A computed fold for a 59-nucleotide RNA from Ictidomys tridecemlineatus, annotated as transfer RNA. Taxonomically the source falls in Ictidomys (Eukaryota, Amniota, Mammalia, Glires). The RNAcentral record of the sequence draws on Rfam. It matches the Rfam family "tRNA". Rfam classes the family as a transfer RNA. The prediction has a mean pLDDT of 84.
RNA sequence: AUGGCUCAGUGGUAGAGUGCCUGCCUGGCAUGCAUGAGGCCCUGGGUUCGAUCCCCAGU
Repeated sequence: AUGGCUCAGUGGUAGAGUGCCUGCCUGGCAUGCAUGAGGCCCUGGGUUCGAUCCCCAGU
């Protein structure tokens, strides 16, 4: 080492910014507003009732 990118996060199945889809706005673009999708948290073991979180090994 966690959404496309940049990063939070906590032993009880996870959030933000940005980007993206759609709608509104505009003569059009940009900006702005609203909505939505998208991540079983690097891999394999172990501990635990339960692991993204603790331990070991690997890349």